[in-house]
c-di-AMP riboswitch aptamer (ydaO/yuaA leader) from a Pirellulales bacterium, 142 nucleotides, folded computationally.
It was read from a public genome assembly, where an Rfam model found it.
Rfam family: c-di-AMP riboswitch aptamer (ydaO/yuaA leader). From the family's description: This family represents a conserved RNA structure found upstream of the ydaO and yuaA genes in Bacillus subtilis and related genes in other bacteria.
C1' cells in the first nucleotide's frame, strides 16, 4: 500500500411501503427516589401514498389450449451468445448524452373490460450504485 470479508454509525438507493395522536409494557435517564423526557414492543385512531372489487353510457362476441391481479420485469427470433422494446444507477428539480446494471418473483381459484356513488386491502422487503457530464429552472448565501 492493494484487494477481500464482517460489525458499527452516519449519509443514500429500489419500492406505495410514511407520519401523527391516545393507551399499554419494558428498557434508558433521573438524587441509589418519584415525575417529566427519550427509545423500542403491542393495541386503537386518524392523516398521506398506492392497489383491488363495482354502475349507466361506450366497449367487447369471448369461453378447459381457462381466465384473471401486483410488478419494469414483455415480445420476437436462435442454439445463436440475438433484436425489439420496458426500468433503475445518492447529495434541489427537469430534460439531454455517455457509461454501468435489471427484465424477477409472488397471488386469486372458474371468477372480474371501462366504471360514478359505494365497498375493500397494503404501508413490506431488498440493498450500497456514476459522488460522469451538458443545459434550463427553483432556493438560499455573497
Nucleotide at each position: 500500500u492493494a484487494g477481500g470479508g464482517c460489525a458499527c454509525a452516519u449519509c443514500g438507493c429500489c419500492g406505495a411501503g410514511u407520519c401523527c395522536g391516545c393507551g399499554u409494557g419494558a428498557a434508558u435517564c433521573g438524587a441509589c427516589a418519584a415525575a417529566a423526557g427519550u427509545u423500542c414492543g403491542c393495541g386503537c385512531g386518524g392523516a398521506a401514498c398506492g392497489g383491488g372489487g363495482g354502475a349507466c353510457c361506450c366497449a367487447a362476441u369471448u369461453g378447459u389450449u381457462g381466465g384473471g391481479g401486483c410488478g419494469a420485469a414483455u415480445c420476437c427470433a436462435c442454439u445463436u451468445c440475438g433484436g425489439a422494446c420496458g426500468g433503475g444507477g445518492a447529495a434541489u428539480c427537469c430534460u439531454u448524452g455517455a457509461c454501468c446494471c435489471c427484465g424477477a418473483g409472488c397471488c386469486c381459484g372458474u371468477c372480474a373490460g371501462c366504471u360514478a356513488a359505494c365497498c375493500u386491502c397494503g404501508u413490506a422487503g431488498g440493498c450500497g450504485u456514476u459522488c460522469c457530464a451538458a443545459g434550463g429552472g427553483u432556493u438560499c448565501u455573497a

The coordinates come from a structure-prediction model, not an experiment, and the mean pLDDT is 78.